Formats: sequence, C1' cells, structure tokens
RNA sequence: GCGCGGGAGAGAGCCGCCUGAGCGGCCGCCGAAGGUGAAAGGCCCGUGGGGUGAUGGGCCGAAUCUCUCAGGCAAAAGGACCGCGC
Repeated sequence: GCGCGGGAGAGAGCCGCCUGAGCGGCCGCCGAAGGUGAAAGGCCCGUGGGGUGAUGGGCCGAAUCUCUCAGGCAAAAGGACCGCGC
C1' cells in the first nucleotide's frame, strides 16, 4: 500500500427554489480524511577580556493536544485508529 471486518462526534435546523436527503443564503454545532500551530529538548548567531552563567534572535521539533481552513452534523458515502490476510 491492497482486500475483508469493526469504527465516534455534532440541527433530517430556518428561509427560498425544489419531488428531494439536492442547490443558494443565514445561524447553531462536531473532530477521527487532509491541513495549521507548537512543548521538552537540540543546533546556530550576537552581546560579554576568558570561564561559569545570563540574555536576545533564528532553525529543527510529537500527539488522539490545538485551530476549525477544508471536511462533517438522518441514511448512504467518507472516516483517524484496531484486528486478520497478502
């Protein structure tokens, strides 16, 4: 990575069009596709006569945390993650 199985959360919200679960607008929400942020720590540069140390800046840096951009809020689909097989 592929196949099979399991797999949560949140309004079938209101208005208009409409057969409609669809489209547009308006609010209210969810976090488990994806994406964002950054801790400890590490590295580098400067200040400083040297050392210890202090201090300023830059870079790297995980998550189921964070944000809610995307996505989602009946069913279906999707779905991090887990199990089995290849």

The RNA shown here (Glycine riboswitch aptamer) has 86 nucleotides and comes from a soil metagenome. Of the family's consensus pairs, 89% are formed in the model. Model confidence (mean pLDDT): 79 of 100. Rfam family: Glycine riboswitch aptamer. Its family is annotated with glycine biosynthetic process in the Gene Ontology.